[in-house]
RNA sequence: GUCCCCGUAGCUUAACUGGAUAGAGCGCGGCCCUGCGGAGGCUGAGAUUGUGAGUUCAACUCUCACCGGGGACG
Repeated sequence: GUCCCCGUAGCUUAACUGGAUAGAGCGCGGCCCUGCGGAGGCUGAGAUUGUGAGUUCAACUCUCACCGGGGACG
C1' cells in the first nucleotide's frame, strides 16, 4: 500500500430477509431476608448501537467517508 473481519450499557453479548418501546447475563443502586452478608429474594437505573453523512415511510441492520482494533498478501 491492497484486501477481509470486527466496533451495541462499566464488562460479555442478543436483535431474523430493514419493521413495533434495542433485550439478556455479570456488575452497580435501593429494599427485604439474615446474628452478619460478599449468600438468597424483590426492584431500579444504566445504550441517541465507534464518528459523520446518505438511501428509505422506517436503519443496530443497506451505501459512502473517516476513527479504532484484529487478520491476510506484498